[in-house]
């Protein structure tokens, strides 16, 4: 630093997703050792137990004990003193600090910087003092209550406790003086407030009073900063401010009275929600963003709430007092508590430790000190939690062992890895010896059997976790089989899975890995550094204008921004940097540097801002012209429709893809007069003009807005924008009155349709039109906000003005001011924009951050209403979009082709019949083929056999194949059973040989074998589209690119033929040609009676648009001609480009991989494959007189043929047979038929047809029964030329007509391949259907129209939104009630005073009650919305999407959706 991911591909835009880093983590798996730090993020949930604040006797009096003295005696008991310990008490410090926690707190809490009106114990420093008195209460003794906790009552009793006098620099108050007034100094006066004393033998020491200063430390006030909602716009009554008071350490509305009515607030108050701040972390190039654990300031709380008292300090965590919840003791009467201290316990959770040691150090309280006390701290213990070091061996070791795993089976890899040999001792065990942490001379270490050192032992104690399809480093195999899993995106698994699981390997990283969670990054995805708004999201519909931004020119003066210097501050840790200290590292330590802010202070003046003066280039005014649907109001006019009257006339009219409904002899339409009424104003008319948009069009008139030209005067920045606010806004709607011809939502009706709430048609109401109003919205679009300035042109218009010419219109040209096409630079992802900017720039303003949900709800605001404005969320998808590119489409458009139409011939579709599929059947009717491009296809021929299927009966290394090992000639001939394979026997034979081995049988084991699956694993071979004229490539150029260009364009072939013209030039496979065959002539050989105008073979010539004429562009090329057997590829055939259909075939063949293996192999009998209610498709024979029958007569070609084709005769009616030449075939083997000639038959179910059926033969075969083929007699169905539809086919064809072959023992051949024989008709012509080419055009398709996608209904699930209600939290207020407490007041006691107490009054926590605002949870019922496998019903949209579409409105309909009106072009 990027990467993936929207598409067939491309470019942009956008979101998602990963690569990095980090953490007070947790989890899975694994775990060798140190060092350092670091551990309740949840339940400020609840707490059992131990500790976490005490000390002082040198402030006091007492009680208890120890030692000891004296004194008194019952010699072991009293009393009194010392000394010392120790106990509650009094007093004094101190408990306000350390420790914890983060609920509240949006705030002078914090941060950072100033300030004035203040307090101060303990400390340090200066100055001065302590006279004189008193009286009490605790203990402590006695007595009482009680369960306890604790209380009462008498009685004594100390002090540094407690009161009172005095003095005191002190402080109030008032004069006076200096002084500008206040403040401020000085002085006087009155008033008023101190003191405590201990130790010591003593010096003295410490400790008390006041007063000043001073360090620290507290309160306090202000500037600046400090999240989020406006779907929170108003809020405030002590509320702003003054005067008095009062309170307080102190300043103030802090209280309290009375006066004014202020005070905040769009630069966001008030309300809501969140939330301890800060140093700092973490990330990040920075700016920024998150984030506030340890460690450090600072706040703010100590079971909730409230409230003071003590005291220098607290309204106090380990006080007290009231309420309240809870929780424990009770003897029921009452009372006790408060781990958010340190351990632990329980709960909650993913989830976080010891009821440890010590006061050795630091550092706090208290004391003269000795000490004491410190869960403060200093240490161990537990955790891989997280950082950083170490290790788990080195070095040699190839036959590359073994095993594993893979394989092409050769061999590769695990892999120098192991084994093995040699070394080492970090770790580890063992054992000796040891610090520094101590400050302080002695003592004084919790860690500590510590770090650490030496010695011994032994490779010994020590490796996993993840990945491995791409991102993303690292591949095979085996399993499974849209399963079972996987996934952070894409996306992976439906029998060959590098994506699931295993296994081998492989890569990373390592005492950890890996997952999960969360914060930055990547993200330029909010853009200050650094985004954009035509078309992807995004310019308000326009305007006009307060605030606010922002603003022309010269010149003074200022310094408010700017900008510079220099002071002070940003604690400390932390970051940076240079050193040092632990073996190193992390840690620590030291010194520097930084701190981008803030304040103060000197300087500078270009530039911004302010000030003063002053110009005229913006802006405005006067003045003179000028154009125009600008706009309001009247007047007025004619054409044209519809209605009504009156004539004429007489049968339709009107409408349509076609029709119908509807109007019409009651006289329509159609014509003529004539009346009336509403609307809209032809031609002129032009992307022409006016206007801010929206709009504006007959003429005249009135009144009025605005542009634009001209040139001079004048004001002198008066300007641009524009949040809110005002206006004005198309069309539909709405209200109220009018009016209503046409047209026409809605409706009715005909009609199309499967339906048809539509497209068409006929009718028609609101409305369309005045008037007042009200909505306020559009594709209100140039999908482009205003304004100012600059950057090339041509050209066309429209306004005036000047200049030149011209008799005039007019034409030229010059400057200006709109309006339009091209277009250069330059932008744009491209299209495209380019002086009318999407360009270069400035200033203002609005928007916009993926798609859906949604312009949805919900709350507010407008509206009569309908709907308008502002306007989320949950939850769902990885997409959704723009632009362009190359295909497929198109009921899109051009052009061209094809038996494609269309012209003709003849046919199917009807009937028997054959045949093949379908279905059905069946024990089986094996299988395959299914639009075209399956269906007389595989199958050029199923009685058995084939044969693949079915019963039944057998076999099991096999019917066949290599290999071992044995035996034995093979063989032939035949009895017995059995359908038959086969079983069981007998009987002959006793091999051949190149000595390798042939043939047979036996027996095991590898193996065979499979028409078993999969044609969506294959190969190889066909089909098709199409014998269509396309498909491509190098190198150039064009384009960001995908691609494009060659391939296009003009002619012109059958051809992408083949010429022109071109940023193209050239070439490849496809076309043609080469090839076979035919036609003509020639030669040679053979045949033959024959050099025969013949036929076979073979070999040459021929035909190239050569030649001539004409059109064309002088080209290619067409058309005519001429020769010529044959003219423009002569005919016909073989030859099939890149592709495409996951076409077809595993049942020809070959094949992976599955799968069977005494059977899914393999032999044998019989049956099936040939069934039959029916459907199709292939053909044959037919329906007749163009015939039929019968009798005569001719004319072919091309194949075949020895298990063969058969001549001739006999025999039969006949198939045929029985005889029997000839033929290895130009030699033998055939009546060719239609036709021709004559008879007959006369239009009928027939002398047409020939099914069916019956009898009697033939023939072929082991075998014709199922189920062949033929003959002869008899029978004679159906059928009179086939509906809708559809098929061939352009000339030797079409149609007709017969021959031959091939499979083949026979046949089901009417089939198929070949042959000849007769021998047509038509083609204006491309508007149509169909199918193919090219170009072009639109797309929301790329599995490409069989695409693609809307919406209702129905089912499952999700989350949400109303909703009668229910239920809770909060909050702020009214009222009752009122606890402890401060504070006033009275009273009581006392000699007074304080104090107590008691009573009242304000105040006020909890409690009670009421409305009320706001948020949550539920809620029968209901809305719509997402996502769901292959549900229903249609087809709105995309293509002209079959009615172009789409915005606003209204109306309607089972849904898309239709219709009306008015925009728009996407």
């Nucleotide at each position: 630093a990027g990467a993936g991911u929207u598409u067939g591909a491309u470019c942009c835009u956008a979101g998602c997703u990963c690569a990095g880093g980090a953490u007070g983590a947790a989890c899975g798996c694994u775990a060798g050792c140190g060092g350092u730090a670091u551990g309740c993020u949840u339940a400020a949930c609840a707490c059992a137990u131990g500790c976490a604040a005490g000390u002082c006797a040198a402030a006091c009096g007492g009680g208890u004990g120890a030692u000891u003295u004296u004194a008194g005696c019952u010699u072991g008991c009293u009393a009194a003193g010392a000394u010392u310990a120790u106990c509650a008490g009094u007093g004094g410090c101190g408990a306000a600090c350390g420790g914890g926690u983060g609920a509240g707190u949006a705030a002078c809490a914090c941060g950072u910087g100033a300030g004035a009106a203040u307090u101060u114990g303990c400390c340090u420093u200066u100055a001065g003092g302590a006279a004189g008195g008193g009286g009490a209460c605790a203990a402590c003794a006695a007595a009482u209550a009680g369960a306890a906790a604790u209380a009462u009552u008498u009685g004594c009793u100390a002090a540094a406790a407690c009161c009172c006098u005095a003095u005191a620099u002190g402080c109030a108050a008032u004069g006076c003086a200096u002084a500008u007034a206040u403040c401020a100094u000085g002085u006087a006066u009155u008033g008023u407030g101190a003191a405590a004393a201990a130790a010591g033998a003593a010096a003295u020491u410490u400790g008390c009073c006041u007063a000043a200063a001073g360090a620290g430390a507290a309160g306090c006030u202000c500037g600046c900063g400090c999240c989020u909602g406006a779907u929170u716009a108003a809020c405030u009554a002590g509320u702003u401010g003054g005067u008095a008071a009062g309170g307080u350490a102190a300043u103030g509305g802090c209280u309290u009275a009375c006066c004014a009515a202020g005070g905040u607030g769009a630069c966001g108050a008030u309300c809501a929600g969140u939330a301890g701040c800060u140093g700092g972390u973490c990330u990040g190039a920075g700016a920024g963003g998150a984030u506030g654990a340890u460690c450090a300031g600072c706040c703010a709380c100590a079971c909730u709430g409230g409230a003071a008292c003590u005291g220098a300090g607290a309204c106090a965590c380990g006080g007290u007092c009231c309420a309240g919840a809870c929780u424990c003791c009770u003897a029921c009467g009452g009372g006790a508590g408060g781990c958010a201290g340190c351990a632990g316990u329980g709960a909650g959770g993913a989830a976080u430790a010891u009821u440890c040691u010590g006061c050795a150090a630091u550092g706090g309280g208290c004391g003269a000190a000795a000490g004491c006390c410190u869960g403060a701290c200093a240490g161990a213990g537990c955790a891989a939690u997280a950082c950083c070091g170490c290790g788990u061996g080195a070095g040699g070791g190839a036959u590359g062992a073994a095993g594993g795993c893979c394989u092409a089976u050769g061999g590769g890899u695990u892999g120098u890895a192991a084994a093995c040999c040699u070394c080492u001792u970090u770790u580890c065990c063992c054992a000796a010896g040891g610090a520094a942490g101590a400050a302080g001379a002695u003592c004084u270490g919790a860690c500590g059997u510590u770090a650490c050192u030496u010695g011994g032992g032994g490779a010994a104690u020590a490796a996993g976790c993840a990945u491995c399809g791409g991102c993303u480093a690292a591949c095979c195999c085996u399993g499974u089989g849209c399963c079972a899993g996987c996934a952070g995106c894409c996306g992976c698994g439906g029998u060959a899975a590098u994506a699931c699981a295993g296994g081998g390997g492989a890569u990373g990283c390592g005492a950890g890995u890996g997952u999960u969670a969360u914060c930055c990054g990547g993200a330029a995805u909010u853009a200050u550094u650094g985004g954009g708004c035509g078309u992807a999201a995004a310019g308000c519909g326009c305007u006009u204008g307060c605030a606010g931004g922002u603003g022309g020119a010269u010149a003074u003066u200022u310094a408010a921004g700017u900008c510079u210097u220099u002071u002070g501050u940003u604690a400390a840790a932390u970051c940076u940097u240079u050193g040092a200290g632990c073996u190193u590292a992390a840690c620590u330590c030291a010194a520097a540097a930084g701190g981008u802010g803030c304040a103060a202070a000197g300087g500078a003046a270009a530039c911004u801002g302010a000030u003063u003066a002053u110009c005229u280039a913006g802006a405005g005014u006067a003045u003179g012209g000028u154009a125009g649907a600008g706009g309001u109001a009247a007047a007025g006019g004619g054409a044209a429709u519809u209605u009504c009257c009156a004539g004429u006339g007489g049968a339709g009219c009107g409408g349509u893809g076609a029709a119908a409904u509807g109007c019409g002899u009651a006289g329509a339409g159609a014509u003529u007069g004539g009346a009336a009424a509403g609307a809209a104003c032809a031609c002129c008319a032009a992307g022409g003009g006016c206007g801010a948009a929206g709009g504006c069009a007959c003429u005249u008139u009135a009144c009025u807005g605005g542009g634009c030209c001209a040139g001079u005067a004048c004001u002198g920045a008066c300007a641009c924008u524009g949040a809110g606010a005002g206006g004005c806004g198309a069309a539909a709607g709405c209200u109220a009155g009018g009016g209503g011809a046409g047209c026409a939502a809605a409706c009715a009706g005909g009609a199309u349709u499967a339906g048809a709430u539509a497209c068409c048609c006929u009718g028609g109401u609101a409305g369309u039109c005045c008037u007042a109003g009200c909505u306020g919205u559009a594709a209100a679009c140039g999908a482009u906000g205003g304004a100012u300035a600059c950057u090339a042109g041509c050209u066309g218009u429209u306004g005036a003005a000047c200049a030149u010419u011209u008799a005039u219109u007019a034409a030229u040209g010059u400057g200006c001011a709109g309006u339009g096409u091209c277009g250069u630079a330059g932008c744009u992802g491209a299209c495209g924009c380019g002086u009318u900017a999407a360009g270069u720039a400035u200033c203002c303003c609005g928007c916009c951050u993926g798609g859906g949900a949604a312009g949805u709800a919900u709350g507010c605001u407008c509206g009569c209403a309908a709907g308008a404005g502002u306007g989320a969320a949950a939850c769902u998808c990885a997409a959704a979009g723009g632009a362009a590119u190359u295909g497929a489409c198109g009921g899109g458009g051009a052009c061209c082709c094809g038996c494609a139409c269309a012209a003709g011939c003849g046919g199917u579709g009807g009937a028997a019949c054959a045949u093949g599929u379908g279905g059905u059947u069946u024990a089986a009717u094996u299988c395959g083929a299914u639009g075209c491009a399956a269906c007389a296809c595989g199958a050029a021929g199923a009685a058995c056999c084939u044969u693949a299927c079915c019963a039944g009966g057998a076999c099991u290394u096999g019917a066949c194949a290599u290999g071992a090992a044995g035996a034995g000639a093979a063989g032939u001939u035949u009895a017995u059973u059995g359908a038959a394979a086969g079983a069981u026997g007998a009987a002959u034979g006793u091999g051949c040989u190149a000595c390798g081995g042939c043939c047979u049988c036996u027996u095991a084991c590898a193996c065979a074998g499979g028409u078993g699956g999969u044609g969506c694993a294959u190969g190889g071979c066909u089909g098709u589209c199409g014998u269509c004229a396309g498909c491509u490539c190098g190198u150039g150029u064009c384009g960001u690119g995908a691609g494009a260009u060659g391939u296009c364009g003009g002619g012109u072939u059958a051809a992408g033929u083949c010429c022109c013209g071109u940023a193209a030039c050239g070439a490849g496979c496809g076309c043609a040609a080469c090839c076979c065959u035919u036609g003509u002539u020639u030669c040679u050989a053979g045949u033959u009676a024959a050099u025969u105008u013949u036929c076979u073979a073979g070999a040459a010539a021929g035909a190239c648009u050569g030649c001539c004429g004409a059109u064309u562009a002088u080209a290619a090329a067409u058309c005519g001609g001429a020769g010529g057997a044959a003219g423009g590829u002569g005919a016909g055939g073989a030859u099939g480009a890149c592709g495409u259909c996951a076409a077809g075939u595993c049942a020809u063949c070959a094949u992976g991989c599955c799968c069977c293996u005494u059977a899914c192999g393999u032999c044998c009998u019989g049956g099936g494959c040939u069934a039959c209610a029916c459907a199709c498709g292939u053909g044959u024979u037919a329906c007749a007189a163009u015939g039929g029958a019968u009798a005569u007569g001719a004319c072919a070609a091309a194949a075949a043929g020895u298990u063969g084709c058969c001549a001739a005769u006999u025999u039969g009616u006949g198939a045929a047979a029985a005889u029997g030449a000839g033929c290895u075939a130009a030699u033998c083997u055939a009546u060719a038929a239609a036709c021709a000639u004559a008879u007959u038959c006369u239009c009928a179910g027939u002398u047409c047809g020939g099914a069916u059926u019956g009898u009697a033969g033939g023939c072929u075969g082991c075998a014709a029964c199922u189920c062949g083929c033929c003959u002869a007699c008899a029978u004679g169905a159906a059928g009179g030329u086939g509906g809708a539809a559809u098929c061939g086919c352009u000339a030797g064809u079409a149609a007709u007509c017969g021959c031959a072959g091939g499979u083949c023992a026979g046949c089901u051949a009417u089939a198929c391949u070949g042959c000849g024989g007769u021998g047509a008709a038509u083609c204006c012509g491309u508007u149509c259907c169909c199918g193919g080419g090219u170009c072009u055009u639109g797309u929301a398709c790329a599995c490409a129209c069989c695409g693609c996608c809307c919406g209702u209904c129905a089912c499952a699930c999700c989350a949400u939104g109303g909703a009668a209600g229910c239920u809770g939290g909060u909050u702020a207020c009214g009222c009752c009630c009122a606890a402890a407490g401060c504070u006033a007041u009275u009273u009581u006691c006392u000699c007074a005073a304080u104090a107590a107490a008691a009573a009242u009054a304000u105040c006020u926590a909890a409690g009670g009650u009421g409305g009320a605002a706001u948020u949550g949870g539920u809620g029968a019922c209901u809305g719509g919305g997402g996502u769901g496998a292959a549900g229903u019903c249609g087809u709105a949209a995309c293509a002209a999407g079959g009615u172009a579409g789409c915005c606003g409105u209204a109306c309607u309909g089972g849904a898309a959706g239709g219709u009306g009106c008015g925009g728009c072009u996407g």
Molecule: small-subunit ribosomal RNA
Organism: freshwater metagenome